[in-house]
C1' cells in the first nucleotide's frame, strides 16, 4: 500500500436499536485492640473523534485517530 479486529467506570469485560451493568479497585459504615478477611451502603462513563439513518444509535451505515494482526 491491501485486509481484518479492538476502542465502553481507575483496570478487565459485558450489554449488540429503547432508562449503559459486572467484577477488581477507590470512599465511608459495622466487626477487630489494629491490620487483613467478611457484611452493608456509596461515587465514578456526553460508550476514541466528527457526520448520516431512525421516533429513538455503545449497538446500523461513511470519513478520521490510536493499538493489535495477516499479506504484499
Nucleotide at each position: 500500500c491491501g485486509g481484518g479486529g479492538a476502542c465502553u467506570a481507575g483496570u478487565u469485560c459485558a450489554u449488540c436499536g429503547g432508562u449503559a451493568g459486572a467484577a477488581c479497585g477507590c470512599u465511608c459504615g459495622c466487626u477487630u485492640u489494629g491490620g487483613g478477611a467478611g457484611c452493608g451502603a456509596g461515587a465514578a462513563g456526553u460508550a476514541g473523534a466528527g457526520a448520516g439513518u431512525c421516533c429513538a444509535a455503545u449497538u446500523c451505515u461513511c470519513u478520521c485517530g490510536u493499538c493489535c494482526c495477516c499479506g504484499a